[in-house]
RNA sequence: GCGGGCGUCGUAUAAUGGUCAUUAUGGAAGCUUCCCAAGCUUCAGAAGGGGGUUCAAUUCCCCUCGCCCGCU
Numbered sequence: 001g002c003g004g005g006c007g008u009c010g011u012a013u014a015a016u017g018g019u020c021a022u023u024a025u026g027g028a029a030g031c032u033u034c035c036c037a038a039g040c041u042u043c044a045g046a047a048g049g050g051g052g053u054u055c056a057a058u059u060c061c062c063c064u065c066g067c068c069c070g071c072u
Base pairs, nucleotide, nucleotide: 001071002070003069004068005067006066007065010025011024012023018055027043028042029041030040031039048064049063050062051061052060
C1' cells in the first nucleotide's frame, strides 16, 4: 500500500428498517435479617465520528477513526 472482518451502558452480550434497544454482571435505593451474606423489587446507565437514502437508520450506502486477520 491492497483486501476482509469487528466497533452497542463500567464489563460481557442479543435482536431488529418501526412502540421505552435485550439479557447478565457491576452501580444506587428499598424490602427482608440482630448484623452480614444470600434472596426479592425498583431506578440510572449504551449504538466510534460524520454524511447520505428513507415517513422512520443501531440496522442499508459512502467517507473517516480505532482494533484484528490476510496479502504485498

Transfer RNA from a Candidatus Peribacteria bacterium, 72 nucleotides, folded computationally. Its Rfam family is "tRNA". The sequence was found in a public genome assembly. Its mean pLDDT, the model's own confidence on a scale to 100, is 80.